Molecule: Bacterial RNase P class A
Organism: uncultured Bacteroidales bacterium
RNA sequence: ACAGUAGGCCGGUUUGUCGCUGCACGUUAUGUGUUGAGGAAAGUCCGGGCAACACAGAGCACCAUAUUUCCUAACGGGAAACAGUCCGUGAGGGUUGAGUAGUGUAACAGAAAAUAACUUCAAACUCCUUUGAGUUUGUAAAGGUGAAAAGGUGAGGUAAGAGCUCACCGGUAUUGCUGGUAACAGUAGUAGCCGUACGCCUUAUGGGUUGCAAGAUCAUGUAUACCAGCGCAUGUAGGAUGGCUCGUCCGAUGCUGGGGGGUAGAUUGCUAGAGGUACAAGGCGACUUGUACAGUAGAUAAAUGACAAACAUUUUGGUGCAAACCAAGAUACAAAACCCGGCUUAUAGGCUUGCUGUUUUU
Repeated sequence: ACAGUAGGCCGGUUUGUCGCUGCACGUUAUGUGUUGAGGAAAGUCCGGGCAACACAGAGCACCAUAUUUCCUAACGGGAAACAGUCCGUGAGGGUUGAGUAGUGUAACAGAAAAUAACUUCAAACUCCUUUGAGUUUGUAAAGGUGAAAAGGUGAGGUAAGAGCUCACCGGUAUUGCUGGUAACAGUAGUAGCCGUACGCCUUAUGGGUUGCAAGAUCAUGUAUACCAGCGCAUGUAGGAUGGCUCGUCCGAUGCUGGGGGGUAGAUUGCUAGAGGUACAAGGCGACUUGUACAGUAGAUAAAUGACAAACAUUUUGGUGCAAACCAAGAUACAAAACCCGGCUUAUAGGCUUGCUGUUUUU
C1' cells in the first nucleotide's frame, strides 16, 4: 500500500418566511416563550410491566426448552467457554449439543442393512475312469453390490478362518495425578467392551387466559317488546375456570337460542420508567455498584412539516507542483400510538478500534 475478518459510532447542521401538536404565561390580542418521530419506531416472533376475569386447584393431553458457568425482572435472549462436524492459507464463520430400556426406518443395488454364507475357503460323506458334481457341517479371512457389510495394521495360531491370542493404533467405558468454578483438557493405567445415522419413545424443567380495540368513570338514549326450549334448587337448568375430566365457585320473575330496539359522545388509562446522560470503581465480558446532572413527544384519523439559501459529507470531470478552486450530481432504510427488554429483517455513505494474509516501494 492492497485485500480480508470481528466490533463500535454517526447517518445531518444553520438562517429566514409560512404552517401545526403539547405545556407554561397571559393584556384572551392574527399574543409571547418553549418542546416535538428511530437504530431499527418495521415484522408481531418471544419475555415482561400493567389491567380484567374468583385471592386461579389437581390430573391427562398438547406445546416449548435441553453442553458448562455467569448476566438479567424474565426469556426460546445475551456474555464467555467446551465438545463434534463443515468452510476458509489465515484472522474467523456456519451448524449440532438431555437419554438409549424398548422399537422402527435406511430407497435402489446386494445373499443379507445386524439372529449376515452369493462367490470363495476347509472337513466329512456319496456318485464318478479322471476332470468334476451333490449333500451336511464349519467359516466373516478374500471378492462382489452399496453412502455404509461386523474397528485398522502386523504376527502367531487354525482343517480353513475369526480379537481366537499377542503388539501397536483408533473408538467406548472407567481409575489415579495435574490444570480449570465447571463442562472439559493433558498425562499415566485398566478392560477384548467394539457398526453407523435418523425417527418414534423416555427423562427433566416450564406453560391460567385475554389483552390498551385490556380496563375505569361520566353523559345521552332505549324495549330486551315478541317466539321457542330448559328450569324454579337435595345447589337444579345454565355459566366461569387455555383443550378434556375431576374438583371448586357463581346461580332464580333465572339460563340458552332466535328475533328486535337504543347508543357508539366525552374524560381517563397516556407517559417519571426494571428510564436517560456523565464520571469513578469492579469484572475477560454480558453487566453490576456508587455519585452527580437533567426533565427529553403524547396525537386520536392521527401534529412533529413546506419553501429558499448556505454549510457539511461524498461521486465524477476540469485547473493546479501542492494546498485548494470551479462545474454537475447524490445524501440511505424509513414514521411514535400503553410502556419496556430481546430476536429477525432493511440500510446511500462516512469515521474508528483489534486482528489476518499478500507485496518488499521505503